[in-house]
RNA sequence: AAGCUAGGCAAGAUGGUCGCUGGAUAAAUCCAGAGGAAAGUCCGGACACCAGAGGGUAGGAUGCUGGGUAAUACCCAGGAGUUGUAAGGCUACGGAAAGUGCAACAGAAAAUACACAGCCGAUGGAAGGAAACUUUACAGGCAAUGGUGAAAUGGUGGGGUAAGAGCCCACCAGGGGAAAAAGCGAUUUUUCCCCUUGGAAAACCCCAUCCGGUGCAAGUUCAAACCUAAGAGGCUAACCCGGCUAUUCUUAAGGUAGAACGCUUGAGAUGGUUGGCAACAGCCAUCCUAGAUAAAUGACCAUCUAAACAGAAUCCGGCUUAUUGUCUGGCUAAAUU
Numbered sequence: 001a002a003g004c005u006a007g008g009c010a011a012g013a014u015g016g017u018c019g020c021u022g023g024a025u026a027a028a029u030c031c032a033g034a035g036g037a038a039a040g041u042c043c044g045g046a047c048a049c050c051a052g053a054g055g056g057u058a059g060g061a062u063g064c065u066g067g068g069u070a071a072u073a074c075c076c077a078g079g080a081g082u083u084g085u086a087a088g089g090c091u092a093c094g095g096a097a098a099g100u101g102c103a104a105c106a107g108a109a110a111a112u113a114c115a116c117a118g119c120c121g122a123u124g125g126a127a128g129g130a131a132a133c134u135u136u137a138c139a140g141g142c143a144a145u146g147g148u149g150a151a152a153u154g155g156u157g158g159g160g161u162a163a164g165a166g167c168c169c170a171c172c173a174g175g176g177g178a179a180a181a182a183g184c185g186a187u188u189u190u191u192c193c194c195c196u197u198g199g200a201a202a203a204c205c206c207c208a209u210c211c212g213g214u215g216c217a218a219g220u221u222c223a224a225a226c227c228u229a230a231g232a233g234g235c236u237a238a239c240c241c242g243g244c245u246a247u248u249c250u251u252a253a254g255g256u257a258g259a260a261c262g263c264u265u266g267a268g269a270u271g272g273u274u275g276g277c278a279a280c281a282g283c284c285a286u287c288c289u290a291g292a293u294a295a296a297u298g299a300c301c302a303u304c305u306a307a308a309c310a311g312a313a314u315c316c317g318g319c320u321u322a323u324u325g326u327c328u329g330g331c332u333a334a335a336u337u
Stems, first nucleotide, its partner, number of pairs: 002332008012304007020033005035309001039320002042318005047215004059211005064078005079093001080091004094206002099204002102199001116146002118142003123139002125136004154172006173196010219261004228252005233245004268287008
């Protein structure tokens, strides 16, 4: 020089002028005012309303083990697999001997595995021969060799045979089972037995576990005008009933405009300490840090070296995506110098 990994800060700072939103104050004035992703809205919750005895079906999600958490599809630790020289990275990690279906091209055959080339032809047939036997390659046998493919019933060696073959044996590889040991467990190691039964579940499916719906425009409260209803009053009328009443008044319902609440003090932040490998949890101390509603968080000037992606709208925990510059900790060494 190169690389891996964990974490942090983040574009402005200072001074001046003019504004915007919220809060405090009688006022002057003072104080506070976007992000690591505020984004995508992909998961998980809180909260609100609706629904709901219980069970099942449908549908959806998740899928090695243990732990963390309010919860998760997230996080931590571990196992297995895979990848890299390494530090490390990645995983779409239940089941293919429950069932149905699938596999382009090539190839004989792609699963009830197969027989093109090839090998054999022991046995039976045919021909020859007195016979032993020879020839043939008709029946038939084989899957070692070649070739195809992403994938073809495991590999090496020996035995065996007509030729061959896990057909048999040894070792190795893989699958299943049993026992023992280690571990909470996934699993690992050892021994023994059986087997050599291809792939894919990101095809349907099966198994296990979990899941009610709608989202702050949820929702709650107050409440004009207009309309409606009732009463009084007025008109009609001698009076009562009845009728009329936009034009007077009162009350009520409804809940639109509008207003208020929900709204920001919270699974909160910072520091310390204890437990834990860690995620995280407990305890103590201190602190309060935007809350708008068509929606504020800005503009200009001067100096200093200075960027990217990007702008809150109920609130949290994650994931994913976008992204500049820079800082800190730990680690690696094949090849090159």